Source information
RNAcentral holds the sequence, with entries from ENA. This is a predicted structure of a 71-nucleotide RNA (transfer RNA) from a Candidatus Pacearchaeota archaeon. Rfam family: tRNA. Rfam classes the family as a transfer RNA.
RNA sequence: GGGUGUGUAGUUUAAUGGUAAAACAGCUGGCUCCAGACCAGCAGCUGGGAGUUCGAUUCUCCCCGCGCCCA
Numbered sequence: 001g002g003g004u005g006u007g008u009a010g011u012u013u014a015a016u017g018g019u020a021a022a023a024c025a026g027c028u029g030g031c032u033c034c035a036g037a038c039c040a041g042c043a044g045c046u047g048g049g050a051g052u053u054c055g056a057u058u059c060u061c062c063c064c065g066c067g068c069c070c071a
Base pairs, nucleotide, nucleotide: 001070002069003068004067005066006065007064010024011023012022013021018054026042027041028040029039030038047063048062049061050060051059
């Protein structure tokens, strides 16, 4: 340099075009002498830009990061 795959919450993963979800972690409350465990609740996310569409995490293009292959 060329090709290919991938990028969603702090972490691991769902969502195949129609209001983004779960587990763990975090915070608050309950329970407890305290803590842990357990129970209830809360907050938090689509790598960036453009295009298609009434509507994009999803489809297309470019860029960026990472993995693999070729040179």